[in-house]
RNA sequence: UAAUUUGGAUGAGGCGCAAAUGUCAUCAGUACAAGCUUUAAUGGGAUCUGUAUAUCCGAAGCUUUGGAAAGGGACUUUUGCCGAAACAGCGUGUUUUUUACAGAAAACCGUUUGUUGGGCUGUAUGUUAAGAAUAUACAGACUGCCGUAGAGCACUAGCUACACGGAGGGCUUCCGCUUGU
Numbered sequence: 001u002a003a004u005u006u007g008g009a010u011g012a013g014g015c016g017c018a019a020a021u022g023u024c025a026u027c028a029g030u031a032c033a034a035g036c037u038u039u040a041a042u043g044g045g046a047u048c049u050g051u052a053u054a055u056c057c058g059a060a061g062c063u064u065u066g067g068a069a070a071g072g073g074a075c076u077u078u079u080g081c082c083g084a085a086a087c088a089g090c091g092u093g094u095u096u097u098u099u100a101c102a103g104a105a106a107a108c109c110g111u112u113u114g115u116u117g118g119g120c121u122g123u124a125u126g127u128u129a130a131g132a133a134u135a136u137a138c139a140g141a142c143u144g145c146c147g148u149a150g151a152g153c154a155c156u157a158g159c160u161a162c163a164c165g166g167a168g169g170g171c172u173u174c175c176g177c178u179u180g181u
Base pairs, nucleotide, nucleotide: 001180003179006176007175008174009173011171014082016081017080018079019078020077022075023074024073032066033065034064035062036061037060038059039058044057045056046055048103049102050101051100052099085116086115087114088113089112090110091109093108094107095106096105097104117143118142120140121139122138123137124136125135126134127133145166146165147164148163151160152159153158
């Protein structure tokens, strides 16, 4: 020293990410309760599915009365942050879904593996009560970062716009470490 290896800190992208409180709508005139009617006991019903027959006792209807909640959503505020976070897989992990068993599903956990720079729009599929919202895949333009080539401006390594390419294990700035000159 404008190079190189490596460590630490630092910030940036913007309808940025996540969490919590509060309010509001939806859930829904649903579940459920009461009333009435009908029906049932060698039966029927209650469970995510099946078996055991283990447990409990009901089941259907009504323009009769009353009548929720959770999850999910929108907005405000606050907090933590920029692999923020999300998704998928894995786990003789834990828990729940009735008593047991077997499956299935869901939630939580993980110094676990992989993918995604970010938000938006559209299509398809799924979740969901849902035309809301959300997840995944594909497509589209937009946006931030880096690199490359040329153009313009500037003049000492810079700025502007455009084109192409790439990925966050990145990028900006600073301080150290190794090596080279």
Molecule: Lysine riboswitch aptamer
Organism: Alkalibacterium gilvum